[in-house]
RNA sequence: GCGGAGGGCCGGAUGGCCGUCGGGGCUACGGCCCCGGAGGAAAGUCCGGACUCCACAGAACAACGGUGCCGGGUAACGCCCGGGCGGGGCAACCCGACGGAAAGCGCCACAGAAAUCAGACCGCCCAACCAACUCGGGCAGCGCCCGACGCGGCUGGGUAAGGGUGAAACGGUGGGGUAAGAGCCCACCGCGCCGCUGGCAACAGCGGUGGCACGGCAAGCCCCACCGGGAGCAAUGCCAAAUAGGGUCCCCGCGCGGGCCGGUCGGCGUCAGCCGAUACCGCCGCUAGGCCUGUUCUGGCCAAGAGGGACCGGGUUGGCAGCUUGAGCCGCGCAGCAAUGCACGGCCCAGAUGAAUGGUCAUCGAAGGGGGCAACCCCGGAACAGGAUCCGGCUUACAGGCCCUCCGCGCAU
RNA sequence: GCCGCCUUAGCUCAGUUGGUUAGAGCGCUGGAUUGUGGAUCCAGAGGUCCCCUGUUCAAGCCAGGGAGGCGGUACCA
Repeated sequence: GCGGAGGGCCGGAUGGCCGUCGGGGCUACGGCCCCGGAGGAAAGUCCGGACUCCACAGAACAACGGUGCCGGGUAACGCCCGGGCGGGGCAACCCGACGGAAAGCGCCACAGAAAUCAGACCGCCCAACCAACUCGGGCAGCGCCCGACGCGGCUGGGUAAGGGUGAAACGGUGGGGUAAGAGCCCACCGCGCCGCUGGCAACAGCGGUGGCACGGCAAGCCCCACCGGGAGCAAUGCCAAAUAGGGUCCCCGCGCGGGCCGGUCGGCGUCAGCCGAUACCGCCGCUAGGCCUGUUCUGGCCAAGAGGGACCGGGUUGGCAGCUUGAGCCGCGCAGCAAUGCACGGCCCAGAUGAAUGGUCAUCGAAGGGGGCAACCCCGGAACAGGAUCCGGCUUACAGGCCCUCCGCGCAU
Repeated sequence: GCCGCCUUAGCUCAGUUGGUUAGAGCGCUGGAUUGUGGAUCCAGAGGUCCCCUGUUCAAGCCAGGGAGGCGGUACCA
C1' cells in the first nucleotide's frame, strides 16, 4: 500500500425569531420568567419478567405448549459469557434447532435386479449337456472320428470384486487368499463395547476387544430431562354525567324439618281476635349442589338469590389514580478469563391522551454529482425512523463518518 | 395500544401421512352452432403457491425471520 476479520462510538452543528407539551414561580388573570422535552433501534410484538385482576391458593398426575452439547451469569429467558464437538476459511475469525434412530410406530417418490426380515439385470466362476465354427491329431481322400486352451447356446449352482440406477446399496483403502469371490484372513482408518488417565462436566487421549451385527428422517409421531395457571394498563380502582332501573335466552338452584314476626287468601267471630294455607321476606339446623379453567387429594369461597353468563336495545365519549425513582444513569475501585457481581461518590433525565418535542432565517456544513493537469470552483443539501405502563433481550431497517485491536499478501529497511 | 386470523390463476376458493405434471367454478382467447348476439358444445392460454433463509433426496405443505391485509377489544347501566 492492497484485501479482509472482530469490537466500540457518532449519526447534522451554532445562534436569532415565532410556536408547542410538562413542572416550578410571579401575576394587574391578559399573560410573563426559569427548567426540562424521543431512539439506537422508540419499530416488529418474537421471547422473558415487573405490576394488576381473575374467589390468595398448595401437592401429585394427565393433557397441551415450549426448551434441548456442558459449565457459569441473571429477577427471568429461547438471552449473554466461557468451554467442548462438528463445519467453513491460508489466517484473523465466523457459522451450528448440537439430547435419543440397538423403546416402539411410520415414511424413503422416480429410477433401479434390489430401499431395510434386502436383492441378482449385465458381468465373473464351476459342473453337466448340445450342434456349428476355430485349432491340433488320426485315416490315401470327399469327409468322418477323437481331443481341446478358445467361442456360442441352454440347464443347475456359486458370487457380490466390477458395470449400471439412485439422495442413499449390509463399512473404506491396500495386500493375501480363492474356481471366481467375499472381514474369509491381515495392516491402517472408521464404528461399537470394555477399561485406565485428564477434566466439575460436555469431551479428549491411550490400551484392549468385537469381525461389522447398528442406512437416513425426530423443524413426522414419539421417548428422556427441564420449564410453564389465564388474561392483559383499553389490566385495575375511584369520581362525575347521561339513559328505557328495559327485553330475550341459557346455567346452578329455588329441597326437608322446626320456630318466630309481618303480609296475603279462605273460614269463623262475642269485632278483642282465633283457626287453616304459604308464592314472597328474615333467622336457626340438616343435606344435596355450585365455584377456585382436566382428574384426585388438602384447603378455601358461594349458598337457597340484590345469583352467574350470552345476546339485543339504550346512554356517555369527561376527570383522577395506575404513570414513571427504576433489575435507573454517570464516575471510580475491587473480585472474576468473561458475562457479571459487590462497594463508594454524584445525578434526577418526556409523561402526552386525535396525542407536544416543530417551523423559519442566518452562518457552517459530511456524502453525492459536474468541471479542471492541479490548487480549486459550481451544484447539492443529511440515513432509518419516531415514545404511549415500565424493564431485560432477540430480530429487522439504517446515507455516511470516526476510533481501537488483529490477519493475509506485496514493497522498503 | 393490546390480542387473534389470513395471503394459491384476473376473481372466489380446494389442495394431509411432504412425492414426480398444483387443480375446480366463474371470467378470458379461438373455433363450431345462429341471419346477428346470448345460451350451449369443443379446444386453449393464464401461477415468483406474498418474500427470504433453513430442515429434507425432495417443500404450496415442516421450522425461523420479514412484508402486506383483515377482524376483535372502551366505560355506564